């Protein structure tokens, strides 16, 4: 400095233009003599930040930030 890549719920990832979801987590209730495990139920996002494009952007286009891995 320059090429790729990742950035989305507490965590771990899905989501390739139409009103953002799953596991696990956690609350709460049921089961239970208790506690796991099982069942039911809810809460939880400024989608990394600013712009553009489009009737609409997680998603495409710029620029900027952090990380990881390359090249010099």
């Nucleotide at each position: 400095u320059c090429g790729g890549g990742a950035g989305u719920a507490g965590c771990u990832c899905a989501g390739u233009g139409g009103u953002a979801g799953a596991g696990c987590g956690u609350u709460c209730g049921g089961c239970u003599g208790u506690u796991a495990a099982c069942c039911g139920a809810a809460a939880u996002g400024u989608c990394g930040c600013g712009g553009g494009u489009u009737c609409g952007a997680u998603c495409c286009c710029c620029g900027c930030c952090u990380c990881c891995c390359g090249a010099g």